A computed fold for a 97-nucleotide RNA from Paenibacillus sp., annotated as c-di-GMP-I riboswitch aptamer. The sequence was found by an Rfam model in a public genome assembly. Its mean pLDDT, the model's own confidence on a scale to 100, is 79. Taxonomically the source falls in Paenibacillus (Bacteria, Bacillati, Bacillota, Caryophanales).
[in-house]
RNA sequence: UAGAAACAAAGGCAAACCCGUCGAAAGGCGGCGACGCAAAGCCAUGGGUCUUCCGAAUCGGUGCGAGAGCACGAUCGAUGAUUGCCAGGUUGCUCAA
Numbered sequence: 001u002a003g004a005a006a007c008a009a010a011g012g013c014a015a016a017c018c019c020g021u022c023g024a025a026a027g028g029c030g031g032c033g034a035c036g037c038a039a040a041g042c043c044a045u046g047g048g049u050c051u052u053c054c055g056a057a058u059c060g061g062u063g064c065g066a067g068a069g070c071a072c073g074a075u076c077g078a079u080g081a082u083u084g085c086c087a088g089g090u091u092g093c094u095c096a097a
Stems, first nucleotide, its partner, number of pairs: 001097001005094001012037002018031005035084001041090003045087003048082003054077003058074002061072004
């Protein structure tokens, strides 16, 4: 220098469960613990996925009410979340060549 992740070494990270804590939730953080990971380092930029406090001019839903309407539910919507779903950007250890 450019490539690769098979072997070796040194070290690194840490899924699920459980506990604590924050949050409406998804989920985050800390502890415990290792299923795995060669970027499981960093960045929510694109796609995907998850969630709906809140919002909706939707409902051929339910209940209450004389009615206006109200409550609950359904549906839809990220601005929320996820980089250990994928892509992209960026930095980097080691071995062999």